[in-house]
Overview
Small-subunit ribosomal RNA from a Verrucomicrobiales bacterium, 1551 nucleotides, folded computationally. NCBI's taxonomy places the organism under Bacteria, Pseudomonadati, Verrucomicrobiota, Verrucomicrobiia, Verrucomicrobiales. Rfam family: Bacterial small subunit ribosomal RNA. Its family is annotated with structural constituent of ribosome and ribosome in the Gene Ontology. Model confidence (mean pLDDT): 83 of 100. RNAcentral holds the sequence, with entries from ENA and SILVA.
RNA sequence: UUUUCGGAGAGUUUGAUUCUGGCUCAGAACGAACGCUGGCGGCGUGGAUAAGACAUGCAAGUCGAACGGGAACCUCAGGGCUUGCCUUGGGGUUCUAGUGGCGGACGAGCGAGUAACACGUGAGCAACCUGCCCGAAAGCGGGGGAUAGCCCGGGGAAACCCGGAUUAAUACCGCGUAUGGCCUAGCACGACAUCGUGCGCUGGUUAAAGGUGGCUUCGGCUGCCGCUUUCGGAUGGGCUCGCGGCCUAUCAACUUGUUGGUGAGGUAACGGCUCACCAAGGUAACGACGGGUAACUGGUCUGAGAGGAUGAUCAGUCGCGCUGGAACUGAGACACGGUCCAGACACCUACGGGUGGCAGCAGUCGAGAAUCAUUCACAAUGGGCGAAAGCCUGAUGGUGCGACGCCGCGUGGAGGAUGAAGGUUCUAGGACUGUAAACUCCUGUCAUCAGAGAGUAAAGCACAGGUGUUAAUAGCAUCUUGUGCCUGAUAGUAUCUGAAGAGGAAGGGGCGGCUAACUCCGUGCCAGCAGCCGCGGUAACACGGAGGCCCCGAGCGUUGUUCGGAUUUACUGGGCGUAAAGAGUAUGUAGGCGGUUGGGUAAGUCAGAUGUGAAAUCCCGGGGCUCAACCCCGGAACUGCAUCCGAUACUGCCCGACUAGAGGGUUGGAGAGGAGACUGGAAUUCAUGGUGUAGCAGUGAAAUGCGUUGAUAUCAUGAGGAAGACCAAUGGCGAAGGCAGGUCUCUGGACAACUCCUGACGCUGAGAUACGAAGGCCAGGGUAGCGAAAAGGAUUAGAUACCCUUGUAGUCCUGGCAGUAAACGGUGUGCGCUUGGUGUGGGGGGAUUCGACCCCCUCCGUGCCGGAGCUAACGCGUUAAGCGCACCGCCUGGGGAGUACGGUCGCAAGACUAAAACUCAAAGAAAUUGACGGGGACCCGCACAAGCGGUGGAGUAUGUGGCUUAAUUCGAUGCAACGCGAAGAACCUUACCUGGAUUUGACAUGCAUCUCUAAAACUGUGAAAGCAGUGGAGUGUAGCAAUACACAAUUUGCACAGGUGCUGCAUGGCUGUCGUCAGCUCGUGUCGUGAGAUGUUGGGUUAAGUCCCGCAACGAGCGCAACCCCUGUCACUAGUUGCCAGCAUUAAGUUGGGGACUCUAGUGAGACUGCCCAGAUCAACUGGGAGGAAGGUGGGGACGACGUCAAGUCAGUAUGGCCUUUAUAUCCAGGGCUGCACACGUACUACAAUGCCCAGCACAAUGUGAACCGAGACCGCGAGGUGGAGGAAAUCCAUAAAACUGGGCUCAGUUCGGAUUGGAGGCUGCAACUCGCCUCCAUGAAGUCGGAAUCGCUAGUAAUGGCUCAUCAGCAACGGAGCCGUGAAUACGUUCCCGGGUCUUGUACACACCGCCCGUCACAUCAUGGAAGCCGGCAGCGCCCGAAGUGUCUGCGCCAACCUUUGGAGGCAGGACCCUAAGGUGAAGCUGGUAACUAGGAUGAAGUCGUAACAAGGUAGCCGUAGGGGAACCUGCGGCUGGAUCACCUCCUUU
Repeated sequence: UUUUCGGAGAGUUUGAUUCUGGCUCAGAACGAACGCUGGCGGCGUGGAUAAGACAUGCAAGUCGAACGGGAACCUCAGGGCUUGCCUUGGGGUUCUAGUGGCGGACGAGCGAGUAACACGUGAGCAACCUGCCCGAAAGCGGGGGAUAGCCCGGGGAAACCCGGAUUAAUACCGCGUAUGGCCUAGCACGACAUCGUGCGCUGGUUAAAGGUGGCUUCGGCUGCCGCUUUCGGAUGGGCUCGCGGCCUAUCAACUUGUUGGUGAGGUAACGGCUCACCAAGGUAACGACGGGUAACUGGUCUGAGAGGAUGAUCAGUCGCGCUGGAACUGAGACACGGUCCAGACACCUACGGGUGGCAGCAGUCGAGAAUCAUUCACAAUGGGCGAAAGCCUGAUGGUGCGACGCCGCGUGGAGGAUGAAGGUUCUAGGACUGUAAACUCCUGUCAUCAGAGAGUAAAGCACAGGUGUUAAUAGCAUCUUGUGCCUGAUAGUAUCUGAAGAGGAAGGGGCGGCUAACUCCGUGCCAGCAGCCGCGGUAACACGGAGGCCCCGAGCGUUGUUCGGAUUUACUGGGCGUAAAGAGUAUGUAGGCGGUUGGGUAAGUCAGAUGUGAAAUCCCGGGGCUCAACCCCGGAACUGCAUCCGAUACUGCCCGACUAGAGGGUUGGAGAGGAGACUGGAAUUCAUGGUGUAGCAGUGAAAUGCGUUGAUAUCAUGAGGAAGACCAAUGGCGAAGGCAGGUCUCUGGACAACUCCUGACGCUGAGAUACGAAGGCCAGGGUAGCGAAAAGGAUUAGAUACCCUUGUAGUCCUGGCAGUAAACGGUGUGCGCUUGGUGUGGGGGGAUUCGACCCCCUCCGUGCCGGAGCUAACGCGUUAAGCGCACCGCCUGGGGAGUACGGUCGCAAGACUAAAACUCAAAGAAAUUGACGGGGACCCGCACAAGCGGUGGAGUAUGUGGCUUAAUUCGAUGCAACGCGAAGAACCUUACCUGGAUUUGACAUGCAUCUCUAAAACUGUGAAAGCAGUGGAGUGUAGCAAUACACAAUUUGCACAGGUGCUGCAUGGCUGUCGUCAGCUCGUGUCGUGAGAUGUUGGGUUAAGUCCCGCAACGAGCGCAACCCCUGUCACUAGUUGCCAGCAUUAAGUUGGGGACUCUAGUGAGACUGCCCAGAUCAACUGGGAGGAAGGUGGGGACGACGUCAAGUCAGUAUGGCCUUUAUAUCCAGGGCUGCACACGUACUACAAUGCCCAGCACAAUGUGAACCGAGACCGCGAGGUGGAGGAAAUCCAUAAAACUGGGCUCAGUUCGGAUUGGAGGCUGCAACUCGCCUCCAUGAAGUCGGAAUCGCUAGUAAUGGCUCAUCAGCAACGGAGCCGUGAAUACGUUCCCGGGUCUUGUACACACCGCCCGUCACAUCAUGGAAGCCGGCAGCGCCCGAAGUGUCUGCGCCAACCUUUGGAGGCAGGACCCUAAGGUGAAGCUGGUAACUAGGAUGAAGUCGUAACAAGGUAGCCGUAGGGGAACCUGCGGCUGGAUCACCUCCUUU
């Protein structure tokens, strides 16, 4: 440079992310099956299951030119004669049972068995055979005795058998001959050990068959076929060997003809193949032996490939032929359509006995999801026999059936918009179906009908010709040529021609994502769907139907299986700190791997050549069927194996050398390294004695316990056991476990310096061996303290625990066993390489010094931080988790389970090894954002504290729950429901109940219809509504009018009205709450693989994410603040209804007047940390001060971020859907919402002297008023009444009360308190009975300051006093919304309670702690283990019996061939023995099924008991072990951090 080939992912764990990891899908394929559908053709293909059983027909015969005979016909001759027949002999043609030959060992089928030299591949046989065939040489002489058939006789149902007589051969047997062959000395050559090849003396041994033609002088000659011997070839087979290809070690040892030798037998041939004897071998961790499964291969499917799976059709090999055994014949068999025996099964039978083998082709039954015709022909190809014609051939060639597969074709083409009708949908306009149809014009494939009509055929036979053989022009062989005759199952098929007519020919699946394609209706966690995730609980793109759309199309889907995707077994091409995964540690065997250098060799390796790698298949090129599928030809390829010749870098092997690896030597120091012995002190306990008195001990608090028989305390002495304070340390040593007072003895290892020696002696290490904390076991000691179990006391709902008092094993020693831990650095060992900084332990050196220290360098160990690199991240980082090499161990989703069974070990406990059924779609790692914590830090809030006043106690009011009821309508339910909706329940309201009524309706609109009347008023009935009746206005236009039309009204009917019926979990809107808390976000940038982070964190500060500083951030938005309103000061403007300083006036700002003041209501000003001081960082800000009416947000209000609570409201209104329609609608009367054993919330009034009563007297503001407010006056004790001035309002209504002044009361159930009740009244209203308010007289309850608990409030606030208003006829208002008056106390402070904010930490939570979650028990279902037993299967072992049959022995019975003549050789029957199938029996083994009962496991919306784990999970958790307990679990001992928090130490980083 060219060419060829060529690899795609997705869904699912989470709130989200990255990773790990499984599950699932999209692809291709099929000997398929099933569902729906189905026009034609070509080429293929079709019993995969029961190697189950088979009716019927066919699948192996042929040769008369091997043989005798027989039959039929033709013909010749003879005889008999009845002249047409019989008979004898000869010839010819055809057919033939039997003898004989060849073939039935091929072809065809099937895959049961077989894990093997069975297969594949490559070699070997010097250890072999080979009929027919080919080539070469030689020969075929002369004899003999039988036998089937046929005939006769006999037995039997049959199958068939027996006896006698007779006969032939290419049947059988001798003899002769021997080119040759074989055996028997030797020689030469060759080779691979036994040996092979060639030559070869002597002697021995071994053959045969004829048939049919031609000629003939009859003697023979000759052709072809056949036969015999030998040599060679070809073909086919036999045997041997190397290599290759399944699972299992829960199969680890196997083997006695076994391994070898000698000899013999046997075979075609080697060989323990068989036998006798001898020896004791042989195989195996590179997997023997055993078990399971399986025919193998070319190939096929898939895959980028490497691989994986598979072995239908076609082809090669093997094995089998009902099951088991056996031989015979033969060239070849231990024989599919042969024989014998045994067995099972089936059939026939005269019951005596016989017969059979479809895994040949068709076909039947059976089992099964499932697999075809009881077809045609030998025309072709091939096979057997034959000299040939020919015969046979279910091999084969064809046809049929099946969409089973692949390929091809068609079901029409063009035009055609009122975009028809119908259907679906709709926002009602439209849209889609859709050029689709109709309609017009064409075409004629396929199918249909009619006609014509193949190729596949060459051979063969006859004749003629050439050549060869021969004496021959006969004959035979051969050649090509010529002529003639004859052969087609498929099939009247392919194909061609003609005719007619769009006429006969479309379905299946899907439409939530993956995955192309959406709407309506129905259904309502039902019915159902589903490959995974998942849909369905009233608006389902997911179920069912429909319309539409998408995909494929005579098919389309589903199911099953294989490969792929899956790098998910990783050779290509994975991993092991935390996800699954490093053995507890070391030593070391086999094995694997191995330093530098020289030589040799050439096994691995590389190159070339040769042989082979069957054909078919795949690929490429070309060709033939109209194309394609399919078929044919050629090439390439077949990646392999073997042999030969080379190369020699690397590896191996052999020889030699070296020193850098390794080891040794000398010197030296360090150390809790190990073992044994000895020994010291402190402390606890106990004992004795002294002093001493009432407690001690223990806890959150207690109690049990000890103590007046003297404890505790204290002193002295003694006993005994265990452990080693301080030093002490991220320190040291050891392989790990582990090791700590001191001394001595013995002993292992590491390190440094010197560089003296050996010379690769090395690394790793399956099995193996040794060591191995704690706990545990056995035996013997010991026992101070501690302390499983146990006992008691507490705690608790319980407390088999945590806490306390006791306390046994044990802990200690000696000797054994055991062999496990979170045996952890969760990190195997060894070697090499790769930037640094800083500690610390041990050694050495340098410089300096008198000698040192400080300092520098270096080796070994041990820590921290960190660069590159690695990692999913966390993190690791010269002590690697970096970069490489070598070797070992281990992993492959979670659960079941480190469990069961089996095995090994152990005294036991138990350890090691180690599954499956079943079940789930996850389980998990790291990190992120939240939320949460009986985690931490900081901050704020009437949160606590400090105060003031209350609630909880009483009575009443009011709301709620509950109860009751015909109804007590409904809603609101922790904070955030409960004087809430309701700012007014006697009727109305009203939604509820009872009863009475109405039905197009109480109300709206439209259409049609009826009648002119409707309304008021009146009558009857009635509780009313209603019903029945009387009654009786109309309007507009046109027209003279009659009348018509329209409007209004009525009746009737249809659409519809109506619903406080349901769903606030379908909604809008509005509202509550966290919370007026300070937060919530975005853009760009940066960091991170990513979710995300940063900003927003930090240091300060603030009421505030307010502001400042710093900072990989820079900015911005919604919130905060401000802007708005009220209020506090002033100015200006305006001056009535307000005001009155001065002037005048009045009873009175009443009037004149005035605008100064107050006030009103508009506009402005003012406050900004602006100024000063101090602190602080030149800051924000804080503290203090001045001025000012006001000072640091002046006070108050309105204003409520992103969001949370499926918060509240369908009954305020609106609204989707559903439900109802003579009722769930509407009207009316009465009742109820007011019901009362009780409980709670919110209020009012009180309990009194800071008070109550009486009298006097002062000062407001908001706001309201016409169906209204209502003055003065009069009446009434009063509520109120009469009356009506004034007021649509700064004008009138209109008097505030507490306070203040004076008087009384004097601590009492009162001159407090006012409930309750009686009586009398008033007001509103159709109406005060249920069920209104007010007044007067009388009555005078509880209550004497309120338990546990709990609420509000930080200043004009709390507390307290009155006034106004809304609703409203009236009023249950003591409620609510406002107004003004009087007017405090306290805050040290943030430890605690509650709520909130920020940062941080842990988490197994994310519906977010009201979370998650564990175990027992109970119930249901499923699979599994154990189990007394029961029932099979398999393979062996011992013994018994033993068919057929080969062999051996025997053979007195029998026998034709040869020799002989008594007989022999030989053969046969019979018998015995060895072997042996089947069978019987016995004891074991392996394996399967079943089983009373039993064990654990898994699964299952709402069962029981507890609360173990996740946060410090409320006793940190976990591991090992031991004991205990309903259960999770608890406790002891040792270990780990995969523990939170706080403090300290050390180290590191930065300054």